[in-house]
Model confidence (mean pLDDT): 88 of 100. The part of an RNA shown here (small-subunit ribosomal RNA, central domain) has 350 nucleotides and comes from an uncultured bacterium.
Context: one part of a larger RNA
């Protein structure tokens, strides 16, 4: 000088793109930035350390040596690093062919159901509950048939199935559009990984403006329950839920597991591709790639468990943690129309 951690104990940023920075495949030649070696100079003296000497000893003191982690100059080495020039194809990407998918945006269309309106039939109840009541109904309800209006959501298929970076995405058709995967070649030639700031996206709720409003339903009203009942249950019901434009930027935004790459026994199921064998066969069998699950070797783990989709073994980079409470609060800054978000303490206390 180095040193511990982050699934559940404190701790992975909600997600992506990407700037600076950090790190970076293989090969040849060169330079000599870092690096390594040598020499010279310097590194005051005293002190420290070692040896010797001298005051009777010691302390003190004298002499010599070592040390002075360093810096500068010169000469040298060239493996690694860096830089310069050139090459390569295993990383990365492009082109081609093909199939899969609730990936995204816009437009149009459809059927079931609820509600309402109108008309027909029909008559005294309906509805609701643990039981009731409020409520609706002779101004004809509930029930039933027909027609119409309107909004929202898409049963079955549907599946630890699929797609997406995450949030998330589910009726059907069309248009535009992103990504992944497989196959066989060709091409570019390290173009890569990560990513402080930054930018973009981001469920629900909420906000602004304009529409829309069937069902549901915070608030609210009434009826019950109860000692009370500002609840649970019931009858109603407004914001909201829906659309367009803009804002907000948070969630148990969870796999409570950052991203990328490499390596490390297996079994089984499933989704989408490719090859082979065989066949009436798109079945089955076998093999291979990419996903999604389950079980488990080694290993890891405090245990639970994880286990080729790692929490195993390593590398690169980022974020974060450091006793509980006070507190994700105050103050200040930034953002926001507001609600608030973000950054983020201390006193005190155990």
């Nucleotide at each position: 000088c180095u040193g511990g951690g982050c699934g559940u104990a404190a701790a992975g940023g909600g997600a992506g793109c990407g700037u600076a920075g950090g790190c970076g495949g293989u090969u040849u030649g060169g330079u000599g930035u870092g690096u390594c070696g040598a020499a010279u100079g310097u590194g005051a003296a005293a002190g420290c350390c070692c040896g010797c000497a001298a005051c009777u000893c010691a302390a003190c003191u004298g002499c010599g040596g070592a040390a002075u982690g360093g810096c500068a100059u010169u000469c040298g080495a060239a493996a690694c690093u860096a830089c310069c020039a050139g090459g390569c194809u295993a990383g990365a990407g492009u082109a081609c062919u093909g199939g899969a998918g609730a990936g995204g945006a816009g437009a149009g269309c459809g059927g079931a159901a609820u509600u309402c309106u109108u008309g027909g039939u029909g008559u005294a109840g309906c509805g609701g509950u643990g039981a009731a009541a409020u409520g609706c109904g002779u101004a004809g309800a509930u029930a039933u048939c027909a027609a119409g209006a309107g909004g929202a959501a898409c049963a079955c298929c549907g599946g630890u199935g699929g797609c997406g970076a995450a949030g998330g995405c589910g009726g059907c058709u069309c248009u535009c559009u992103g990504g992944a995967c497989a196959g066989a070649u060709a091409c570019u030639g390290a173009c890569g990984c990560u990513g402080a700031g930054g930018c973009u996206c981001u469920a629900a709720a909420g906000u602004u403006a304009g529409g829309g409003g069937a069902g549901c339903a915070a608030a609210c009203a009434g009826g019950a329950u109860u000692a009370g009942a500002u609840a649970c249950c019931c009858u109603g019901g407004u914001a909201g839920u829906c659309c367009u434009a803009a804002c907000u930027g948070u969630a148990a935004a969870c796999g409570g597991u950052g991203u990328a790459c490499a390596c490390u026994u297996g079994g089984u199921g499933u989704g989408c591709g490719g090859g082979g064998a065989a066949u009436u066969g798109u079945c089955c069998c076998u093999u291979u790639g990419c996903g999604c699950g389950c079980c488990g070797c080694a290993g890891c783990u405090a245990a639970c468990g994880c286990g080729u989709u790692a929490a195993g073994u390593g590398u690169a980079c980022c974020g974060c943690c450091u006793g509980g409470g006070g507190a994700g609060u105050a103050c200040g800054g930034u953002c926001g129309c507001a609600a608030g978000a973000u950054u983020a303490a201390a006193a005190c206390u155990c």
Description: It matches the Rfam family "Bacterial small subunit ribosomal RNA".